The RNA shown here (SAM riboswitch aptamer (S box leader)) has 101 nucleotides and comes from a chicken gut metagenome. The coordinates come from a structure-prediction model, not an experiment, and the mean pLDDT is 83. Its Rfam family is "SAM riboswitch aptamer (S box leader)". Its family is annotated with regulation of gene expression in the Gene Ontology. The sequence is in RNAcentral, with records from MGnify.

[in-house]
C1' cells in the first nucleotide's frame, strides 16, 4: 500500500500491586470486591487442515495440532459529511485494531 472483518464469544485461577479504556480534545465508565503486566485457562476461526462442490473458482459443512488475534461497555461514545424543522436517531467517511497478501 491492497483487501476482508470489527453490536457475537471468552476465568469467582495464580503472581503482583495502581492504574486503565490507541493518540489529542470533550464525555462516560472500569479499578484494593484488585487496574496494567506476566503465567495458566478460555473464545473465535483470518491463515491452516479435512470433506462437499466447481472446468477452475465461488459457496457450504467440519476440525482446532500449528501461526496470529482476542477475552467490560459498538472500535465505550462524540469529534468530518449526509437525511430530518429541533432533539434524538440512522447512514457513510476518516482514524484505529486484527488477519492475509
Nucleotide at each position: 500500500c491492497u483487501u476482508a472483518u470489527c453490536a457475537a464469544g471468552a476465568g469467582c485461577g495464580g503472581c503482583u500491586g495502581a492504574g486503565g479504556g490507541a493518540a489529542c480534545a470533550g464525555g462516560c465508565c472500569c479499578g484494593g470486591u484488585g487496574a496494567a503486566g506476566c503465567c495458566c485457562g478460555g473464545c473465535a476461526a483470518c491463515c491452516u487442515c479435512c470433506g462437499u462442490g466447481u472446468u477452475g473458482a465461488a459457496a457450504c459443512g467440519g476440525a482446532a495440532a500449528g501461526g496470529u488475534g482476542c477475552c467490560a461497555a459498538a472500535u465505550c461514545c462524540u469529534g468530518c459529511g449526509g437525511u430530518u424543522a429541533u432533539a434524538a436517531a440512522c447512514c457513510g467517511a476518516a482514524a484505529g485494531a486484527u488477519g492475509a497478501g